A computed fold for a 100-nucleotide RNA from Echinicola arenosa, annotated as TPP riboswitch aptamer (THI element). Rfam family: TPP riboswitch aptamer (THI element). From the family's description: Vitamin B(1) in its active form thiamin pyrophosphate (TPP) is an essential coenzyme that is synthesised by coupling of pyrimidine and thiazole moieties in bacteria. Gene Ontology term of the family: thiamine pyrophosphate binding. The organism belongs to Echinicola, within Bacteria. Its mean pLDDT, the model's own confidence on a scale to 100, is 75.

RNA sequence: AUCAAACUUUAGGGGUGUUCUGAUGGAUGUUAGAACUGAGAUGAUACCCUUCGAACCUGAAACGGUUAGCACCGACGAAGGAAAAAGUUAAUGGUAUUCC
Repeated sequence: AUCAAACUUUAGGGGUGUUCUGAUGGAUGUUAGAACUGAGAUGAUACCCUUCGAACCUGAAACGGUUAGCACCGACGAAGGAAAAAGUUAAUGGUAUUCC
């Protein structure tokens, strides 16, 4: 010096399940609490993601495994879609050059 990474500001994209108990109720449902996984499951303006894109959607009421159950884990996936711009550089890593 430059790249990565990180951070900031503004803009945008996205998901919000499963089970149990209680209340109401003829039932579907509505509602309160709890448990499981997770960044996020009480739609918080919180969490995650924005092309170097697995955030998220389709495939999928699918496939293998697991569980009390589940979009819980895996594969599917070099699949098809999917939302951006600017700035900062103290610390971290790489590369190049110069000096001692």